[in-house]
RNA sequence: UGCCUAACACAUGCAAGUCUAGCCAUUUACUUCGGUAAAGAGCGGCGGACGGGCGAGUAACGCGGGGGUAACCUGCCCUGUACACACGGAUAACAUACCGAAAGGUAUGCUAAUACGAGAUAAUAUACUUUUAUCGCAUGGGAGAAGUAUCAAAGCUCCGGCGGCACAGGAUGGACCCGCGUCUGAUUAGCUAAUUGGUAAGGGAACGGCUUACCAAGGCGACCAUCAGUAGCCGACCUGAGAGGGUGAUCGGCCACAUUGGAACUGAGACACGGUCCAAACUCCUACGGGAGGCAGCAGUGGGGAAUAUUGCACAAUGGGCGAAAGCCUGAUGCAGCAACGCCGCGUGAGCGAUGAAGGCCUUCGGGUCGUAAAGCUCUGUCCUCAAGGAAGAUAAUGACGGUACUUGAGGAGGAAGCCCCGGCUAACUACGUGCCAGCAGCCGCGGUAAUACGUAGGGGGCUAGCGUUAUCCGGAAUUACUGGGCGUAAAGGGUGCGUAGGUGGUUUCUUAAGUCAGAGGUGAAAGGCUACGGCUCAACCGCAGUAAGCCUUUGAAACUGGGAAACUUGAGUGCAGGAGAGGAGAGUGGAAUUCCUAGUGUAGCGGUGAAAUGCGUAGAUAUUAGGAGGAACACCAGUUGCGAAGGCGGCUCUCUGGACUGUAACUGACACUGAGGCACGAAAGCGUGGGGAGCAAACAGGAUUAGAUACCCUGGUAGUCCACGCCGUAAACGAUGAGUACUAGCUGUCGGACGUUACCCCCUUCGGUGGCGCAGCUAACGCAUUAAGUACUCCGCCUGGAAAGUACGCUAGCAGGAGUGAAAUUCAAAGGAAUUGACGGGGCCCCGCACAAGUAACCGGAGCAUGUGGUUUAAUUGAAGCAACGCGAAGAUCCUUACUUAAGCUUGACAUCCUUUGUGACCGAUGCCUAAUCGUAUCUUUCCAUUCGGGGACAGAAGCGACAGGUGGUGCAUGGUUGUCUUCAGCUCGUGUCGUGAGAUGUUGGGUUAAGUCCCGCAUCGAGCGCAAGCGUUGCCUUUAGUUGCCAGCACUAAGUUGGGCACUCUAGAGGGUCUGCCAGGGAUAACUUGGAGGAAGGUGGGGAUGUCGUCAAAUCAUCAUGCCCUCUAUGUUUAGGGCUACACACGCGCUACAAUGGGUGGUACAGAGGGCAGCCAAGUCGUGAGGCGGAGCUAAUCCCUUAAAGCCAUUGUCAGUUAGGACGCUAGGCUGAAACUCGCCUACAUGAAGCUGGAGUUACUAGUAAUCGCAGAUCAGAAUCCUGCGGUGAAUGCGUUCCCGGGUCUUGUACACACCGCCCGUCACACCACGGGAGUUGGGGGCGCCCGAAGCCAAGAUCGCUAACCUUUUGG
Repeated sequence: UGCCUAACACAUGCAAGUCUAGCCAUUUACUUCGGUAAAGAGCGGCGGACGGGCGAGUAACGCGGGGGUAACCUGCCCUGUACACACGGAUAACAUACCGAAAGGUAUGCUAAUACGAGAUAAUAUACUUUUAUCGCAUGGGAGAAGUAUCAAAGCUCCGGCGGCACAGGAUGGACCCGCGUCUGAUUAGCUAAUUGGUAAGGGAACGGCUUACCAAGGCGACCAUCAGUAGCCGACCUGAGAGGGUGAUCGGCCACAUUGGAACUGAGACACGGUCCAAACUCCUACGGGAGGCAGCAGUGGGGAAUAUUGCACAAUGGGCGAAAGCCUGAUGCAGCAACGCCGCGUGAGCGAUGAAGGCCUUCGGGUCGUAAAGCUCUGUCCUCAAGGAAGAUAAUGACGGUACUUGAGGAGGAAGCCCCGGCUAACUACGUGCCAGCAGCCGCGGUAAUACGUAGGGGGCUAGCGUUAUCCGGAAUUACUGGGCGUAAAGGGUGCGUAGGUGGUUUCUUAAGUCAGAGGUGAAAGGCUACGGCUCAACCGCAGUAAGCCUUUGAAACUGGGAAACUUGAGUGCAGGAGAGGAGAGUGGAAUUCCUAGUGUAGCGGUGAAAUGCGUAGAUAUUAGGAGGAACACCAGUUGCGAAGGCGGCUCUCUGGACUGUAACUGACACUGAGGCACGAAAGCGUGGGGAGCAAACAGGAUUAGAUACCCUGGUAGUCCACGCCGUAAACGAUGAGUACUAGCUGUCGGACGUUACCCCCUUCGGUGGCGCAGCUAACGCAUUAAGUACUCCGCCUGGAAAGUACGCUAGCAGGAGUGAAAUUCAAAGGAAUUGACGGGGCCCCGCACAAGUAACCGGAGCAUGUGGUUUAAUUGAAGCAACGCGAAGAUCCUUACUUAAGCUUGACAUCCUUUGUGACCGAUGCCUAAUCGUAUCUUUCCAUUCGGGGACAGAAGCGACAGGUGGUGCAUGGUUGUCUUCAGCUCGUGUCGUGAGAUGUUGGGUUAAGUCCCGCAUCGAGCGCAAGCGUUGCCUUUAGUUGCCAGCACUAAGUUGGGCACUCUAGAGGGUCUGCCAGGGAUAACUUGGAGGAAGGUGGGGAUGUCGUCAAAUCAUCAUGCCCUCUAUGUUUAGGGCUACACACGCGCUACAAUGGGUGGUACAGAGGGCAGCCAAGUCGUGAGGCGGAGCUAAUCCCUUAAAGCCAUUGUCAGUUAGGACGCUAGGCUGAAACUCGCCUACAUGAAGCUGGAGUUACUAGUAAUCGCAGAUCAGAAUCCUGCGGUGAAUGCGUUCCCGGGUCUUGUACACACCGCCCGUCACACCACGGGAGUUGGGGGCGCCCGAAGCCAAGAUCGCUAACCUUUUGG
């Protein structure tokens, strides 16, 4: 501190009684019978209007703060002055009778009072009349004098007092009035008939339309009336630097309310929480006729709710009511109980203690960490438990709290720690589990198999009897900006002017004192806050002192603002004198052009387009000539020229008319600026009425285009465009920039004036407009910059995240279309601006590349075959997928390979390491048996070292247990390495300096040039790095060295460089040289460079290789290899046999061979290079038609062999045909390799002789020793190339050029892209969900106005019917 929700309903108990010293009964106790004491219904008095509760209503004089009452009241209390005389009749109680269920009531009879009535007395009372001086802002007040009229009382007593009545004053409490302040909505702009005022009266404590009669027509409102919504107000509380913003719990002041509504009575005070009456709803009782009740008092119950306590103790204290008092009553109050709900204080132990225990967790397996933490040892006693003492609060008695606070003694570490967090913000990290699941999340975001973000654990961080979450408020938020914001492009300037209210306003003097400033006084309740001090051990808490804005009163000041008065001229306006202008309105008028009509000439087309067609035309178009009609618009001049407020205005003339500018300084004397509402103007389109209608042209029609084409293009064509009158009132109505004034560097155009000067053109000065550039300054930047977006002032308009939406509803104006005003629910975490770097563009400039073009009797696409892929098939692989997969991995699948399939075996395994045992000696090899084969099984053969000769060791084998092996199993999106591609493209960066708030820029851009970011020049840059180039090897020329296996000029020799000899030449392979734009000339900028030339074998990189920056594509590869994690472990491992990868309706890619005569066949004949070779190449010779066989010389290679190169050349054949071209397919017979040639190898011979006659759309490669063509070799390999990699022979064509296609590069531009155009993104539809609408209707609530019925109650008047003691009486009555 504790029902914030249901002012929802309440059981039960208590919360307001008291007085016998006002009165009469009655009862009880005691009694000395005299009485005394106590209780006490009823009458009577005072109090139940305080205290306590609650916040429904109330936007109000309700509240706050300040005044007024000369317009008022006030019981009890205080002070003062007087008084209290003398009478009367009733009534409750009670008794009797009666009614009723009850509540209660009726009749008769008796009785008292401080109850009630009448009379007397009375003024300093009240009312009236007369009068005196005086006070006040007005009505008026108070004081004095005189007269008239009216009104009072109560007793009791213990003898002390307590009461009664009147008047005056005080105090207290209230009532009314006034200026100021007090939430939101204008999608509430008009409200008001007792309404506003007056006169008179009534009523009231009092003023008052408070009420009534009459009269008048007023009153309130943009300074926000009325209406609607919400709400008790304040002191204060929370927050904030403050200004503010939010709140109105506790405590205190005021108000309002008491089940709902109404009403009065009594009373000093109420329209009364625990009083009355009526109505209503609800609950209860009932004998059904009637009655009773009101917790928003304290507890408590139900209900509602996320949520809020005990049916406690006491009147001891403080206070209240009554009483003379004792005292009684008091759920006010004082206390206790419950709740960590808040604030404050304290504890849960302290010291020592390393084997750094055990255990947990992590680990790089070494250790680390929890951690001196624990254990253990030594202590302490706050709280605790027990015992003893024991308050203050009380000023004599009286203590609920309470045996409480506190003190003392004893006991024993015992009984006392949790919550949140650990991705960043934000202090604190690891492991495991999970696998876009489960979940987390304040914002960003985390989780898809290595999660510091989920869950758990260990560890750590924070706070601590608390901690975290949720809700609300303020702050941060300058994000409603008074302090303290903005409006060119981010949201935001009204379309423009005129002008009302309002706001603001030039110079001087005087005055005033509203604002302003200063002094004093009053108020600003207490509590609270702040400061100082003090009291509880400290603190919270409490006490005491000081302190304040504001409002009011008063006294001064007079600079500034305002008011008043007087003046001034510079603001503003007028006059006078000028010139400029597409300013406006009306009337008239002109020529060119289009169209149409008439006539002539004339003939077949015209027109239109990217190309066409629709259309027009032989009924004569188009073209052309002449004449005419009609409407609209005004070429050139024409200009970032002019005018206008904006919209806008363009032939010429006339009439009327507005404004601006210049000069002058005669006049007025602040007359000004802005401008909510208002009024006026306001492009185009549109609407209404009536005209007009040439051209153009929405709609519409036709033709095209297209997938479609309700479009773009074409042919037509109606509203409309034009005029008059009237509406509409909007535009990217834009300078996206409101108006006005002043100030703040310049330069340069141009329009209109004026001064000066001048022969003229110029020029200078100045005023007003209109442009460009630019400094300071401003700006987020872009940009603006005397025509501001600068510096200031005044006024207006507007903005406050995006979407919903300028929508809905309402209202206003409109004929309508539509306009103005203008939301919310909901939804998102962005939307937006400016600039930067990239990327992109069916953007631009420049440049490059066999990119295009120009070519190649070159290909591919057509045929056959080979090969790869897809598809299909099968028991039967995988990968590669646009370029950058597809004669790719594979430099070579009959077995093996082989990963696949079928079948059969093995299980520490085919392979590696370790251990144990061994009465094994091997391994290798040989021979059998079995099997489809592996497997299994038998036999033979068969070690080393040293030695103490027992044995031991090494190596190898076998057996066994388990650790493990194994995996071409998965993931290339976990990886390394390697590779492809852009790309051999010329780029990619850094340091420093400078510029920019920054991202970034500069350098790297620019002018040239290059193959090149190559080089030169320029330049806020200066340098550097990786790339380029060069360097490297190869080829082309020369020199030199060397001279075998190579070579042979000269000399010998031979069949032959065979041999002697030689090393000149070729060649080989070492070292050098040469080529460097070095020289000359032209161009160029005296540069770089380029063009041409000379010399030279070679000329501008000589040719061709290798060489691949930073990066991109989650590009390829887990099947080369390596490797994380996952999976498998009598199988996804391993062995074997057979099969498959070789299938075949089909589709695609790379190739080979051809279609022939530039050719084919046959015969003869010539010339290479580069390679390979011992499980090899294989000569001569010989056999075979041939493949090949036999054979064996030589060669580990400049020696021997493969090895006859082919095209070519010389002859010959046949002659254009499916052929003497072409060779597929298939037959037969052979050869070779190999265990093995069936599925499924290659070759040869003989015979067979298919398609195909140069290939559609399309498409590839290539720029010189290149394409094309010809053969040769090698790798792989037992065998098996039309593939691949190399080699040489023969050997072209074309290149104008950069428009186009593709790709790339520099610069620039646009961008809503940044996963970067394979981007982004719009709309419909389908399904689900959410929110908000519509809907035939239905239903509930609230408000206003009018009307009907109408309780209780109060007031008035008259009338009527009654009743009644005191009093009066005319005796009826009143």